Record summary: Transfer RNA from a Clostridia bacterium, 72 nucleotides, folded computationally. The sequence was found in a public genome assembly. The organism belongs to Clostridia, within Bacteria. Its mean pLDDT, the model's own confidence on a scale to 100, is 81.
RNA sequence: GCCUCAAUAGCUCAAUGGCAGAGCAUUCGGCUGUUAACCGAAGGGUUGUAGGUUCGAGUCCUUCUUGAGGCG
Numbered sequence: 001g002c003c004u005c006a007a008u009a010g011c012u013c014a015a016u017g018g019c020a021g022a023g024c025a026u027u028c029g030g031c032u033g034u035u036a037a038c039c040g041a042a043g044g045g046u047u048g049u050a051g052g053u054u055c056g057a058g059u060c061c062u063u064c065u066u067g068a069g070g071c072g
Base pairs, nucleotide, nucleotide: 001071002070003069004068005067006066007065010024011023012022013021018055026042027041028040029039030038048064050062051061052060
């Protein structure tokens, strides 16, 4: 230098172009002699950046950034 893949909640990851979710974690409540475990609820998102296509983009296209891998 070129190619491929990835980037979504604090962490690990989902989401067929049509309401952004789960588990764990956090907070609150229930359960009980107490803690843990268990049960329930709540909060938490500029979907890496900047543009484009579309009635509608996490998803499609382009640019850039970061990370991983490969080739030379």